This is a predicted structure of a 74-nucleotide RNA (transfer RNA) from Haliscomenobacter sp.
């Protein structure tokens, strides 16, 4: 050059065949528990779904395009 894979919360990941409000641990933070830590428990918050376009009544899902990051083949 040519093919495929990933990209979604701070990290590490689901999301089925497009359809309610985008979600789990981990960690922060707060409170309970303790004489106090840490464990545990409860509770908050954290996300332009990697950038743009498009198609659709509806797009994390589909089309195109760009960028990143990987593995293959020449």
């Nucleotide at each position: 050059g040519g093919g495929c894979c990933u990209u979604u919360a701070a990290c590490u990941c689901a999301g089925c065949c497009g359809g309610u409000u985008a979600g789990a641990g981990u960690g922060c933070c707060g409170c309970a528990c303790u004489c106090a830590u840490a464990a545990u428990g409860c509770g908050a918050g954290a996300g332009u779904c990697g950038g743009g376009g498009g198609u659709u009544c509806g797009a994390g899902u589909c089309c195109c395009u760009c960028a990143a990051g990987g593995c293959c083949c020449a």

The RNAcentral record of the sequence draws on ENA. It matches the Rfam family "tRNA".